[in-house]
RNA sequence: GUAAUAAAAGCCAAACCUGUUGUGAGGCAGGGACGGAAAGCCACGGGUUUCAUGCAAAUAGCCGGGCUGCAUUGC
Numbered sequence: 001g002u003a004a005u006a007a008a009a010g011c012c013a014a015a016c017c018u019g020u021u022g023u024g025a026g027g028c029a030g031g032g033a034c035g036g037a038a039a040g041c042c043a044c045g046g047g048u049u050u051c052a053u054g055c056a057a058a059u060a061g062c063c064g065g066g067c068u069g070c071a072u073u074g075c
Base pairs, nucleotide, nucleotide: 001075002074003073004072005071011036012035016031017030018029019028020027021026034061040067041066042065044064045063046062047059048058049057050056051054
């Protein structure tokens, strides 16, 4: 450099509960772990969702794409 993903020291944290914020989908903080090898970041394409229906918004833990990165193994 490249290909792969059996395991995970360390890392993240679904549902649910509490608080807070938002019309809402949701966001944030704490608890909590279903899971995750990009469940790190970016709304670029598609999907889904919201209402205040538009030059709107949410979702990166729906899929694809872009950028960056850890461990192990093979070459």
The prediction has a mean pLDDT of 82.
c-di-GMP-I-GGC riboswitch aptamer from a Desulfobacterales bacterium, 75 nucleotides, folded computationally.
The sequence was found by an Rfam model in a public genome assembly.